RNA sequence: GGGCGGAUAGCUCAGUUGGGAGAGCAUUGCCCUUACAAGGCAGAGGUCGCAGGUUCGAGCCCUGUUCCGCCUA
Repeated sequence: GGGCGGAUAGCUCAGUUGGGAGAGCAUUGCCCUUACAAGGCAGAGGUCGCAGGUUCGAGCCCUGUUCCGCCUA
C1' cells in the first nucleotide's frame, strides 16, 4: 500500500424490511432489614467514531475520513 472486521449508555454488548434507540451489570431514590448484603419497584444516563450524501424518514444504504484488531504484499 491492498483486503476484511469492529466503533451504539460509565462497562460488556444487542439492534435484518429503513420508521419504537435497547438489555445485563454499574449508578440514584424508595420498599424490605435493628443494620448490611441479597431481593423487589421506580428513575436518570446516548453527537449510534467523525463529515457529507440518498430518502418523507438512516444505528442500518452510499462516499470520504479517524482509531483499534486481523490477513496480505
A computed fold for a 73-nucleotide RNA from Nitrospira sp., annotated as transfer RNA.
The source organism's lineage runs through Bacteria, Nitrospirota, Nitrospirales, Nitrospiraceae and Nitrospira.
Rfam family: tRNA. It is annotated as a transfer RNA.
The sequence was found in a public genome assembly.